[in-house]
Context: one part of a larger RNA
């Protein structure tokens, strides 16, 4: 820009893309077959490998400052208690959310249709024979569907529902310009999204982010010129304490301000 007015939501699927793998074991059955040795078809079931997709309940990893321990040194006047530096975590033990695989779940299919090689039925030409010439039935991991994803610029521009409408100026008219409607964009608070953009949520009649409160989780029992034991280091008690990120729920305390622009008019 188009899709013969302008919008919002939900869709159909022409067409396109993806996927398509395979082992072992059990039953049938030690049956059919075979002198024996051996040992099935068909059909049914179980469990793996590799690959792909999704996810984080479980098992783990990471988690750069969430908790704890700890060495050296400097500082907060000293003790105690802390902080800085030793890596762009000093080192060490753990670890929430998120992200993850080695973890978990799922997938290949089943089924239908038309066929290939091949196997037939009926059957002439050619009194026979012949799957073929007319006709007709089967038959593949392959083909078309089926499964997953994209998809109406599919200009053949599709469909459903709902919303907005009967303004102004100029013009003979086609139309042009302007302010609006439904609606949208910018801007604003943001994240399940993300390099940006896009997408999604929210905007006071509000839980969008922050703060705060509670909970969960993690760490592992804080400080204390508190108590007790010990000469002391230290231990015990108050204390399953103290602290706690990105989690969950809640709460208008703070911030989502002020605004601008686009957008139909008789199809």
């Nucleotide at each position: 820009c188009g899709u013969a007015g302008g919008a919002g939501u939900c869709u159909u699927g022409a067409g396109g893309a993806g996927g398509g793998c395979u082992g072992u074991c059990c039953c049938c059955a030690g049956u059919a077959c075979g002198a024996g040795a051996g040992g099935a078809c068909c059909g049914g079931g179980a469990u793996g490998g590799a690959u792909c997709g999704a996810c984080c309940c479980c098992u783990g990893g990471u988690g750069u400052a969430c908790c704890g321990g700890u060495u050296g040194u400097g500082c907060c006047g000293c003790c105690a208690g802390g902080c800085g530096c030793a890596g762009a975590c000093g080192c060490c033990g753990g670890g929430u959310a998120g992200c993850u695989a080695u973890g978990u779940c799922g997938a290949g299919a089943a089924g239908c249709g038309a066929u290939a090689a091949g196997c037939g039925c009926u059957g002439a030409a050619a009194g026979c024979a012949u799957c073929u010439a007319a006709g007709u039935g089967c038959g593949a991991a392959g083909c078309g569907c089926g499964c997953u994803c994209c998809a109406a610029g599919a200009u053949g521009a599709g469909g459903a529902c709902u919303c907005c409408c009967a303004c102004a100026g100029c013009g003979c008219a086609a139309g042009c310009u302007g302010g609006u409607a439904a609606g949208g964009u910018u801007g604003c608070a943001g994240g399940u999204a993300g390099a940006u953009a896009a997408c999604c949520u929210g905007a006071u009649a509000c839980a969008u982010g922050g703060g705060c409160g509670g909970c969960a989780u993690g760490u592992g029992u804080a400080a204390g010129c508190g108590a007790c034991a010990g000469c002391a280091a230290u231990g015990u008690c108050c204390u399953c304490a103290g602290c706690u990120a990105a989690g969950c729920c809640g709460u208008c305390c703070c911030a989502a301000u002020c605004a601008a622009c686009c957008g139909a008019g008789g199809g």
Record summary:
The part of an RNA shown here (large-subunit ribosomal RNA, domain VI) has 267 nucleotides and comes from an Armatimonadota bacterium. Its Rfam family is "Bacterial large subunit ribosomal RNA". Its family is annotated with structural constituent of ribosome and ribosome in the Gene Ontology. Its mean pLDDT, the model's own confidence on a scale to 100, is 88.